[in-house]
Order: sequence, then C1' cells, then structure tokens
RNA sequence: GAUUUAUAAAGAAGAGGCGAGAGAACAGGCUCCAAGACCCUCUGGCAACCAUCCAACCAUAUGGAAAGGUGCCAAAACCUGCCCAAAACGGGAACUAUAAAUU
Repeated sequence: GAUUUAUAAAGAAGAGGCGAGAGAACAGGCUCCAAGACCCUCUGGCAACCAUCCAACCAUAUGGAAAGGUGCCAAAACCUGCCCAAAACGGGAACUAUAAAUU
C1' cells in the first nucleotide's frame, strides 16, 4: 500500500518552540488565526478498538477497571455535494480517519 470487519452529533488542554496560513482532497459556505492558529516537543487528559484484570470456573455475550499497544483532545468527519425522501440531529452510498485481522 491492498482487502475485510467495526466505529465516526459523546468525551478530553496547559506550557514551551516555530512563524503563516489552517480546518484530508476538489468546489461552495462557514469557522480558527500575529491576543501566534496549523504543526512539533513535553506534561496532563479523554476514550475503551486490541491486550490485560474483575464480575466463582470454561466458551460466548454483557457490565466494570485502566498502570500495556494504538488513537484522539475547536466546531457532527465543521456543513453541503451522489441516490431516496422532501417535515426531520431523516435513511443510504462514496470518500476519509481510526482500530483489529489478513496479505
């Protein structure tokens, strides 16, 4: 990198560094940003996918814990885009992200 499965309206920020754009890509909108964003580092946290532990024991399911492996910590994956519906935090697809497994 590819495939499969699951999840994606919940949750979680301080310090230091850098210095101009950032919010995946394209378009439209909207937002963040020199009162320093985005990104990087440290610390802290959130969550519970995998592993582990507990609910007597084995399997499965469910619930709980959280010191391991990831992930994440503006706004719904910021919103819309294609199909159905046309009233809806409406349903589905595609794309993207993350996890686990396989390759």